Overview:
Predicted 3D model of a 72-nucleotide RNA (transfer RNA) from Thermothelomyces thermophilus ATCC 42464. It matches the Rfam family "tRNA". Rfam classes the family as a transfer RNA. The source organism's lineage runs through Eukaryota, Ascomycota, sordariomyceta, Thermothelomyces and Thermothelomyces thermophilus. A source record names the gene tRNA-Thr-CGT-3-1.

[in-house]
């Protein structure tokens, strides 16, 4: 220089047009003489950015910014 993937709570992930789940962590209550486990309820991402299509977009286009892998 060119092509391909990917990007979602603190962390690893799922969601493939119709108002974001889950597991670990994390708060807080319960249990214990205490701690861990263990049970219960709760907080926490408008989905990397910025157009665009469409009643509706995390999902599609499109351009940029990363990170990763290929070819020269």
């Nucleotide at each position: 220089g060119c092509c391909u993937a990917c990007a979602u709570g603190g962390c690893u992930u799922a969601g493939u047009g119709g108002u974001a789940a889950a597991g670990c962590g994390u708060u807080u209550g319960g249990c214990u003489c205490g701690u861990a486990a263990c049970c219960a309820a709760g907080a926490g991402a408008u989905c990397c950015u910025a157009g665009g299509u469409u009643c509706g977009a995390c999902u599609c286009c499109u351009a940029g910014u990363g990170u990763a892998g290929g070819c020269a």